Source information: This is a predicted structure of a 350-nucleotide part of an RNA (small-subunit ribosomal RNA, central domain) from an uncultured bacterium. The coordinates come from a structure-prediction model, not an experiment, and the mean pLDDT is 83.
Context: one part of a larger RNA
């Protein structure tokens, strides 16, 4: 050391690819490293344990035995693991056919807001709980026409789809491109799972450089409210929000639930494939998959709940927790332009 845990009590890494390592399907014969058995050697004495003896007893002392664990050598066993060989196809992958949907780029479209110009038209408009600031006789609001520009794409739209996650779609068209699913065969033949380090991706805000800027809007100004009002409400309004390139690397990055595999009663929606029956067709029914929801049995759970999409039953691998505060702080180191991020204590205190 061998403990108990991680949906909500402390605890699943934000997500992927993958190195080392760990673990790994069904046979055959071989080997005998692990493993197991036996033998031999070693395992100092004292101590400890047991048995007996000696001091009146005990402590103490003496004698004998044994435990104990390690190591080495030899001989043997061969189920399991390992090793090398050979074979298989149920895992994994490739080819063929089909349908649905992700990413990147280019380009086009209409509705709406705002602004500009012109026409009509006249005294209000706007806003609120009520007002006021604000806009308007230099002609606003309203309405019609034309133009400019940016951002977002109503209805379809669904507890719907896709993606590893962030997220995307979600107006149309075109080009390039990753992955999954289904079907009948053919092929490779364990090529697999996980994954410390590492590498990559990673909402929003923020940062650097250059563009862009319609609407919205931190900061800021004004008007109200109020005892006050550094707010909530109103009128304005700059960063920002948008694009290109480069950083940042964090979130209640959540299913608060790591990945993979197998097994374990059911009901009912929905999305997407396939087969069969029926129908003129639309459609309906049955069955075989793959997703995604709801309800719920056993089981599990402190309860709530969860329940074939497990938090059930098992196995493998990784990450993490170990009373509250101090503290995700200090110090050090790494990264960053900075903001800061990552790693991450202790004293003290309850």
């Nucleotide at each position: 050391c061998u403990g108990g845990g991680c949906g909500u009590a402390a605890a699943g890494g934000g997500c992927g690819c993958g190195u080392a390592g760990g673990c790994g399907g069904c046979g055959c014969g071989g080997u005998a490293a692990g493993u197991c058995a036996c033998u031999u050697g070693u395992g100092a004495a004292a101590u400890c344990u047991c048995u007996g003896a000696g001091c009146u007893u005990a402590a103490c002392u003496c004698a004998g035995a044994a435990c104990g664990g390690c190591c080495a050598a030899g001989u043997g066993a061969u189920a399991c693991u390992g090793c090398a060989g050979u074979g298989c196809u149920a895992g994994a992958g490739u080819g063929c056919a089909g349908a649905a949907g992700g990413g990147c780029a280019a380009u086009c479209g209409g509705a709406a807001u705002u602004c500009u110009u012109g026409g009509u038209g006249u005294a209000g408009c706007g806003g609120u709980g009520a007002a006021a600031u604000g806009c308007g006789u230099a002609g606003a609001u309203a309405u019609c026409a034309a133009g400019a520009g940016g951002a977002a794409c109503a209805c379809c739209u669904g507890a719907g789809g896709u993606g590893a996650a962030g997220a995307c779609g979600g107006g149309g068209u075109u080009g390039c491109u990753g992955g999954g699913c289904u079907g009948a065969c053919a092929c490779u033949g364990a090529c697999g799972c996980u994954g410390a380090g590492g590498c990559g991706c990673g909402a929003a805000a923020g940062c650097c450089a250059g563009g862009g800027g319609a609407g919205c809007a931190a900061a800021c100004g004004g008007g109200a409210u109020u005892a006050g009002a550094u707010a909530c409400c109103c009128c304005g309004g700059u960063a920002g929000u948008c694009c290109u390139g480069g950083c940042c690397c964090u979130a209640a990055a959540c299913g608060a639930u790591g990945a993979a595999u197998a097994c374990u009663u059911g009901g009912u929606g929905u999305c997407u494939g396939g087969a069969g029956u029926u129908u003129c067709a639309a459609g309906a029914c049955u069955c075989c998959g793959g997703g995604u929801g709801c309800c719920g049995u056993c089981g599990c759970u402190a309860a709530c709940g969860u329940u074939u999409u497990a938090a059930g039953u098992a196995u493998u691998c990784c990450g993490c927790c170990u009373g509250g505060g101090g503290a995700g702080u200090a110090c050090g180191c790494u990264c960053g332009c900075a903001a800061g991020a990552g790693u991450g204590a202790a004293a003290c205190u309850c």
Annotation: Rfam family: Bacterial small subunit ribosomal RNA. Rfam links the family to the GO terms ribosome and structural constituent of ribosome. RNAcentral holds the full RNA, with entries from ENA and SILVA.